RNA sequence: UAAAAUAUUUGGCAAACCCGGCGAAAGCCGGGGACGCAAAGCCAUGGGUCUAAGGUGAUUUUCACUACGACUGCCAGGUUGCCGCU
Numbered sequence: 001u002a003a004a005a006u007a008u009u010u011g012g013c014a015a016a017c018c019c020g021g022c023g024a025a026a027g028c029c030g031g032g033g034a035c036g037c038a039a040a041g042c043c044a045u046g047g048g049u050c051u052a053a054g055g056u057g058a059u060u061u062u063c064a065c066u067a068c069g070a071c072u073g074c075c076a077g078g079u080u081g082c083c084g085c086u
Stems, first nucleotide, its partner, number of pairs: 004086001012037002017032006035073001041079003045076003048071003054066005
């Protein structure tokens, strides 16, 4: 230096829920809080899931379809980072 592997260290992130705010909603932001996570860092590129304001249609005070909206803590991929017993 490289590869394998993950024993260990410094630490890191933050589910549900509560409070405040944004949004039509899904959901997101801030604070509290920890279920968990070796990428639970970043990217919406592929797949998947969620919502349906607006639009379209209908058997029309309702229902259905639809993403340019959302989820990276759904999976994959890309990319970056920490440790380094053996």